[in-house]
């Protein structure tokens, strides 16, 4: 990150499974991505609230060492090669 080239990944949705949930995994499927590879008690932000706390026991509220790397940032590795 301009023009390409060889590639790669895989959104929504569907099926199955795990989970309290958020969400994740496998298969299908392609919205897109120049790191949409990897790393989150590792900075900011976002989601969920089982358990815990508050509460008239309920409702509700708060709480992450539970999640999101396809939210941003940071670290690290990688294909091509004009400025």
């Nucleotide at each position: 990150g301009a023009a390409a080239a060889u590639c790669g990944c895989a959104a929504a949705c569907c099926u199955u499974u795990u989970g309290a949930a958020a969400a994740a995994a496998a298969g299908g499927g392609g919205c897109g991505c120049a790191a949409a590879g990897c790393c989150c008690a590792u900075g900011g932000g976002c989601c969920u609230a089982a358990g815990g706390a508050u509460c008239c026991a309920g409702a509700a509220u708060c709480u992450a060492a539970g999640g999101c790397a396809g939210c941003c940032g940071g670290g690290u590795u990688a294909c091509c090669g004009a400025a």
A computed fold for an 83-nucleotide RNA from uncultured Cohnella sp., annotated as c-di-GMP-I riboswitch aptamer. Its Rfam family is "c-di-GMP-I riboswitch aptamer". Rfam links the family to the GO term cyclic-di-GMP binding. The source organism's lineage runs through Bacteria, Bacillati, Bacillota, Bacilli and Cohnella. Of the family's consensus pairs, 90% are formed in the model.